A computed fold for a 75-nucleotide RNA from a Candidatus Omnitrophota bacterium, annotated as transfer RNA.
Rfam family: tRNA. Its family is annotated with triplet codon-amino acid adaptor activity in the Gene Ontology.
Its mean pLDDT, the model's own confidence on a scale to 100, is 81.
The source organism's lineage runs through Bacteria, Pseudomonadati and Candidatus Omnitrophota.

C1' cells in the first nucleotide's frame, strides 16, 4: 500500500432512521444490633474527530484519527 472488523455512561455491551438503553460499579433510601445480601431510587453521554444526505442520524454517505486481524509489494 490494500481489505475487514472495532471505537457508544467508570467498565462490559445493546440500539440498524423517529425523544440515546441495559448489566455491572457509583449516590440516596428501605430491611438489619451492625455489616453484607435483596428490593426502592437517583446522577451519569458534544455515540473517537470533521463535513455531507434527510424533516429527523448512534444508524446511510465521504475524509480523518485509534485500535485488532488478513493480504500484497520495496529497501
Nucleotide at each position: 500500500g490494500c481489505c475487514g472488523g472495532a471505537g457508544u455512561a467508570g467498565c462490559u455491551c445493546a440500539a440498524a432512521g423517529g425523544c440515546a438503553g441495559a448489566g455491572c460499579a457509583g449516590g440516596g433510601g428501605u430491611u438489619u444490633u451492625g455489616u453484607a445480601a435483596a428490593c426502592c431510587u437517583c446522577a451519569g453521554g458534544u455515540u473517537g474527530g470533521a463535513g455531507g444526505u434527510u424533516c429527523g442520524a448512534u444508524u446511510c454517505c465521504u475524509c480523518u484519527c485509534u485500535c485488532c486481524g488478513g493480504c500484497u509489494c520495496c529497501a